[in-house]
Molecule: transfer RNA
Organism: Gordoniibacillus kamchatkensis
RNA sequence: GCCGUUGUGGCUCAAUGGUAGAGCAGCUGAAUCGUAAUCAGCAGGUUGGGGGUUCGAUUCCCUUCAACGGCACCA
Numbered sequence: 001g002c003c004g005u006u007g008u009g010g011c012u013c014a015a016u017g018g019u020a021g022a023g024c025a026g027c028u029g030a031a032u033c034g035u036a037a038u039c040a041g042c043a044g045g046u047u048g049g050g051g052g053u054u055c056g057a058u059u060c061c062c063u064u065c066a067a068c069g070g071c072a073c074c075a
Base pairs, nucleotide, nucleotide: 001071002070003069004068005067006066007065010024011023012022013021018055026042027041028040029039030038048064049063050062051061052060
């Protein structure tokens, strides 16, 4: 330098055009003599950034950034 994969709550991952969800973690409450486990509830996201297509984009297209992998170059 070229090609590919990945990027979504604090963490691990879903959602393949039609309200962005789950588990764990966090907070509150219940229960317990108390703690943990358990149960109920709550909060937390500009979906890496920018632009485009569309009535509508996490999803399709372009560009860019980062991580990882492959190939090439380089004595």